[in-house]
Molecule: Bacterial RNase P class A
Organism: marine eukaryotic metagenome
RNA sequence: AGGGGAAUGGACGGCCGCUGGGUGUUUUAUACACCGAGAGGAAAGUCCGAGCUCCACUCGGAAGGAUGCCCGUUAACGGCGGGGCGGGGCGACCCGACGGAAAGUGCCACAGAAACAAACCGCUGCCUAGCAGUAAGGGUGAAAAGGUGAGGUAAGAGCUCACCGCAUGUUUGGUAACAAACGUGGUCCAGGCAAACCCCAUCCGGAGCAAGGCCUAAUAGGGGUCAUAAAGGUUCCGAACCUGACCCGGGUUGGCCGCUUGACCUUAUUGGCAACGAUAAGGCUAGAUAGAUGGUCGUCAGUCAUCUUUGAAGGAUGAUUACAGAACUCGGCUUACAGUUCCCCU
Numbered sequence: 001a002g003g004g005g006a007a008u009g010g011a012c013g014g015c016c017g018c019u020g021g022g023u024g025u026u027u028u029a030u031a032c033a034c035c036g037a038g039a040g041g042a043a044a045g046u047c048c049g050a051g052c053u054c055c056a057c058u059c060g061g062a063a064g065g066a067u068g069c070c071c072g073u074u075a076a077c078g079g080c081g082g083g084g085c086g087g088g089g090c091g092a093c094c095c096g097a098c099g100g101a102a103a104g105u106g107c108c109a110c111a112g113a114a115a116c117a118a119a120c121c122g123c124u125g126c127c128u129a130g131c132a133g134u135a136a137g138g139g140u141g142a143a144a145a146g147g148u149g150a151g152g153u154a155a156g157a158g159c160u161c162a163c164c165g166c167a168u169g170u171u172u173g174g175u176a177a178c179a180a181a182c183g184u185g186g187u188c189c190a191g192g193c194a195a196a197c198c199c200c201a202u203c204c205g206g207a208g209c210a211a212g213g214c215c216u217a218a219u220a221g222g223g224g225u226c227a228u229a230a231a232g233g234u235u236c237c238g239a240a241c242c243u244g245a246c247c248c249g250g251g252u253u254g255g256c257c258g259c260u261u262g263a264c265c266u267u268a269u270u271g272g273c274a275a276c277g278a279u280a281a282g283g284c285u286a287g288a289u290a291g292a293u294g295g296u297c298g299u300c301a302g303u304c305a306u307c308u309u310u311g312a313a314g315g316a317u318g319a320u321u322a323c324a325g326a327a328c329u330c331g332g333c334u335u336a337c338a339g340u341u342c343c344c345c346u
Base pairs, nucleotide, nucleotide: 001346002345003344004343005342006341007340008339010300011299012298013297014296015295016294018038019037021035022034023033024032025031040323044334045333047332048331049330050329051328052208053207054206055205064204065203066202067201068200069083070082071081072080073079084098085096086095087094088093099199100198104197105196106193107192108191120138121137122134123133124132125131126130146164147163148162149161150160151159165188166185167184168183169182170181171180172179173178212257213256214255215254222248223247224246225245226244227243232242233241234240264283265282266281267280268279269278270277271276301321302320303319304318305317306316307315308314
C1' cells in the first nucleotide's frame, strides 16, 4: 500500500413518563404501592424459500413463471459450503444467468464489396469495353470465413504436410462436473447474439394474520315453530300481511384467541475441509393495536470546529453521537450504516 473475515453500534447515575407481567391492599371493576421485563444488525426492501390459516383440488396437457456446470447441506430455497471450468489481478484474492446457434425465425448501428454460404482494390490466366480463377495481401469494422511455418500453384487456397487450436473415440484418475495420456478426423458443413423470440431439462394451485376462529350486548332486514282471545287497518268479501313468544341466522361495533416455547438461545463434548449435523446440561429473551419501548439533567468517552499554549504532549469553549426502528413467525438474499476494535493473509 492492499486482500479476506469478525465484533461493537456511546457508558453510568438522578428525575419525570409509556406498554405488558407478578405480588400486596381494595368485595369487584378500578386505583395505589413494590418487584421485574421492554427494538435491530439490519426490526428496512418485501426479492426468494418455508411454517401456519382459509379457499380450490380426478388425471393429463397447454399457457404462464422460475431455475439452468458438479457434489453436498437443509424443513425448504433461486440460499449456503466445497469443487470444476472460464475471466481479471504481480499477489493475497475477486467476478461469472456457466444448457442449446447445422430445429426454426429474427437482429448484427456506423464503416465496409460483403455481417454468411462474401470478389471493392489487389494477384493470376484468357479469345482483354470483358470473362474466369483466387480469401495470400490491402482497406472497413466490436466482429471478416481456424493460426504459424513449409510445400504446392498460372496466382492462390486445409489443396497437402508439421505443430497449435477445434471436434471426436478409447484408456486412466475422480462420486461427479472435469482433467490427463494416446488415437482418429482437413466433408474442420460453414461468424456473433438465446439478460431476442425460441428449443431442451427440472420445479411451481391461489390468497394471505386485515389469514382464520370464538364471544357479549343492542338492532335493520331474512327464515322456522308455536300462539292468534279481542280490536283495528290495508280494498267490499275471502285469503294473506301488519301482532306476541322462542329458536335459527349473522352484517356493523367492541372484546378475546391466533400472539410469541421456537426448524429458539447459550455452553460443553463430538462428526464433517466446510455449509451443516448429533448428544448433554442450562435458559425464557417485547408483544403494542393507532400502535408502548421515551424525555430531560449531570459526569465521563468518542468525533468535529474555533481559540490558545508548547520543542512535543496539552488546555478552554461550542456543537454533535451513524443507519434505522418490531406488528404472525422463521431461514436466506439485497440495500443503508458515523466512529471504534480484533484476527488472518499479500